[in-house]
Molecule: Bacterial RNase P class A
Organism: Pseudomonadota bacterium
RNA sequence: GAAGCACGCCAGACCGCCGCUGGUGCAAGCGCCGAAAGGCCGCACUGGAGGAACGUCCGGACUGCACAGGGCAGCGCAGGAGCUAACGGCUCUCCACCGCGAGGUGAGGAUCAGAGCAACAGAGACGAGUCGCACGGGGCCACUCCGUGCGGGUGAAACGGGCAAUCUCUGCGCGCAGCAACACCAAGUAGGCACACGUUGAGGCGGCCCGCUGAGUGUGCGGGUAGGUGGCACCGAGCCGCUCGGGUGACCGGCGGCCCAGAUUGAUGGCGGUCACGUCGCGGGCAACCGCGAUGCACAGAAUCCGGCGUACCGGCGCGCUUCACCC
Numbered sequence: 001g002a003a004g005c006a007c008g009c010c011a012g013a014c015c016g017c018c019g020c021u022g023g024u025g026c027a028a029g030c031g032c033c034g035a036a037a038g039g040c041c042g043c044a045c046u047g048g049a050g051g052a053a054c055g056u057c058c059g060g061a062c063u064g065c066a067c068a069g070g071g072c073a074g075c076g077c078a079g080g081a082g083c084u085a086a087c088g089g090c091u092c093u094c095c096a097c098c099g100c101g102a103g104g105u106g107a108g109g110a111u112c113a114g115a116g117c118a119a120c121a122g123a124g125a126c127g128a129g130u131c132g133c134a135c136g137g138g139g140c141c142a143c144u145c146c147g148u149g150c151g152g153g154u155g156a157a158a159c160g161g162g163c164a165a166u167c168u169c170u171g172c173g174c175g176c177a178g179c180a181a182c183a184c185c186a187a188g189u190a191g192g193c194a195c196a197c198g199u200u201g202a203g204g205c206g207g208c209c210c211g212c213u214g215a216g217u218g219u220g221c222g223g224g225u226a227g228g229u230g231g232c233a234c235c236g237a238g239c240c241g242c243u244c245g246g247g248u249g250a251c252c253g254g255c256g257g258c259c260c261a262g263a264u265u266g267a268u269g270g271c272g273g274u275c276a277c278g279u280c281g282c283g284g285g286c287a288a289c290c291g292c293g294a295u296g297c298a299c300a301g302a303a304u305c306c307g308g309c310g311u312a313c314c315g316g317c318g319c320g321c322u323u324c325a326c327c328c
Stems, first nucleotide, its partner, number of pairs: 001324005007318004012275007020048007029041001031040003050299001054310002057308005062178004074174005079093005094108001095106004109169002114167002116163002131151009182230004192221006203213003238258005244253003277296008
């Protein structure tokens, strides 16, 4: 220098103006919406997407229901040892395969418990039996049957095996459903129950009487729906850092610091400017490069939370290692 391998990181920066949304503090009209529950409005300060927030594939937290214990069925996992709250994840390691190598990949328990399967070629493919030759024996001996031995060819594989990525067996794990879980508050005159009154006329026709009408009316109670609040923005399997300790490692411990988005028409945005970066064009320069202009700046966006896996992604940076070539 060229070609690679493995790991980690970034995901434009700053300023101005106008907005959206959470929290805290102050203020607060007896203000507005609503039957109520509950919600809304001002000012200041302050927080406000990601490495994948994505797919919703796996595991957990949490919640409700079920549950003495055990078993069957069903689903899943599979070398060994570990990590972890748990896992189908991760780590180390053995073996097999790929690569010159750094490394990568693995659905790697069991086929003398039983069943099933095997294209093409081949006489025959897992059931039987049989292609050719030789020998022996039998027959209605041209020919054919039985037994033994040997041989060629096909094919991945020829009674000796293969496939468990077919059923099965073995060992281990799993109760079911999910934040639209679940808890609380709580309309209509929608519906229920109890009591009282009522065709011997309740109630209605604006208060009374007459008159008309004619089957409900009143009170109390509890459950649900619409709607609202909590769950829910978290002192946590929390985040960041360490020239700290243990371990090959995943990881565990210690010390220090931090509090870090959160709605339900669903916030995290828009405009302008400067700079950085990429691409293209033009001009200058031997070249490194410089100037000007245009254009671009990915994948994608929380919705109960967390740990993984998988997938998408313009580009850029760092560290370690391998192979080859050249120079000293």